Predicted 3D model of a 71-nucleotide RNA (transfer RNA) from Planoprotostelium fungivorum. The sequence is in RNAcentral, with records from ENA and Rfam. NCBI's taxonomy places the organism under Eukaryota, Amoebozoa, Variosea, Cavosteliaceae, Planoprotostelium.
[in-house]
């Protein structure tokens, strides 16, 4: 230098163009003499910028970061 793949809550992962999901974490309440556990409720997210579209986490292009292959 060329090519491919990846980027979504603090963490690990889902996600058909139409309200972003689960586990864990954190907070509150119940339970306990207190703590753990358990139960209920809540908080927290689409890497950046354009384009297409009525509508983009998703499709297209560029950028950034990471992983791999070739030279």
């Nucleotide at each position: 230098g060329g090519c491919u793949c990846c980027a979504u809550a603090g963490u690990u992962u889902a996600g058909a163009g139409g309200u972003a999901a689960a586990a864990u974490u954190c907070c509150u309440g119940c339970u306990u003499c207190g703590g753990g556990u358990g139960c209920a409720g809540g908080a927290g997210g689409c890497c950046c910028g354009a384009g297409u579209u009525c509508g983009a986490g998703u499709c297209u292009c560029g950028g950034u970061g990471g992983a791999g292959c070739c030279c």